RNA sequence: UCGUCAGGCUCAAAUGGGCUCACUUGAGAGAAAUCUCUUGUGGAACAUCUGUCAAAUUCGGUGAAACCUCUCUCGCAUUACGAGAUGGCAAUACCGAGCCAAGUCCCAAGUGAGAAUCUAGGGAAAGGUGUAGAGACUAGACGGCAGACAUCCUAAUUCUCCGAAAGGGGAAUGGAUGAAGGUAUAGUCCAGACCACGAAUCCAUCUGUUG
Numbered sequence: 001u002c003g004u005c006a007g008g009c010u011c012a013a014a015u016g017g018g019c020u021c022a023c024u025u026g027a028g029a030g031a032a033a034u035c036u037c038u039u040g041u042g043g044a045a046c047a048u049c050u051g052u053c054a055a056a057u058u059c060g061g062u063g064a065a066a067c068c069u070c071u072c073u074c075g076c077a078u079u080a081c082g083a084g085a086u087g088g089c090a091a092u093a094c095c096g097a098g099c100c101a102a103g104u105c106c107c108a109a110g111u112g113a114g115a116a117u118c119u120a121g122g123g124a125a126a127g128g129u130g131u132a133g134a135g136a137c138u139a140g141a142c143g144g145c146a147g148a149c150a151u152c153c154u155a156a157u158u159c160u161c162c163g164a165a166a167g168g169g170g171a172a173u174g175g176a177u178g179a180a181g182g183u184a185u186a187g188u189c190c191a192g193a194c195c196a197c198g199a200a201u202c203c204a205u206c207u208g209u210u211g
Stems, first nucleotide, its partner, number of pairs: 001017004020044001021042003026037004048148006058097006067088002071085005098129003104124004109119002133190001135189005149178005156173007194211001196209003200205001
């Protein structure tokens, strides 16, 4: 976070799947901090602040646990029950094309005394969209960008301190970490939930029109 299923209204147990994290097995990258993948256990301490952006939001495609379903098969005790197959639902993992705000990089124009800086254009990378419950709209964040702060690292360069030297210390430049949740987060709407009438279907389920 999404379920299953008890209990209960003086309440809220148990349990399944996924993600993060802590410790841990193995491998790789790195000087190191640490990062990526991987094995196992655990429900679990910590995970900062300020500013800025709000655009695209399209067309196709590949997977998916738990859970539901008894039409088929097997087991069983004939019904039941259990398992497998099929089907369904779906937390979600992704691919191709196109498109995109601010920021970054490259190209090449204009204005101007002078352009890394202003104006306009083309291209690239990251990231996003695609990917809500069919969806519409608003905002900003757990997102993009810029800065700050905290903790950790010390190979290289520069400065500096101790030392006869070997070597050692400090600082700066530099690097790492600061979780996950946005396949809709907070909201408003619409949908759904409820009633009636249909359609597909063995079922689960899916879908249309009213109220």
Predicted 3D model of a 211-nucleotide RNA (Group I catalytic intron). Its Rfam family is "Group I catalytic intron". A reference for the family is Cech (1990), "Self-splicing of group I introns", Annu Rev Biochem. About the family: Group I catalytic introns are large self-splicing ribozymes. They catalyse their own excision from mRNA, tRNA and rRNA precursors in a wide range of organisms. The core secondary structure consists of 9 paired regions (P1-P9). These fold to essentially two domains - the P4-P6 domain (formed from the stacking of P5, P4, P6 and P6a helices) and the P3-P9 domain (formed from the P8, P3, P7 and P9 helices). The secondary structure mark-up for this family represents only this conserved core. Group I catalytic introns often have long ORFs inserted in loop regions. The window size for this search is chosen to minimise search time and catch the small examples. A larger window size will find more matches. Rfam links the family to the GO term Group I intron splicing. The model forms 84% of the base pairs in the Rfam consensus. The prediction has a mean pLDDT of 78.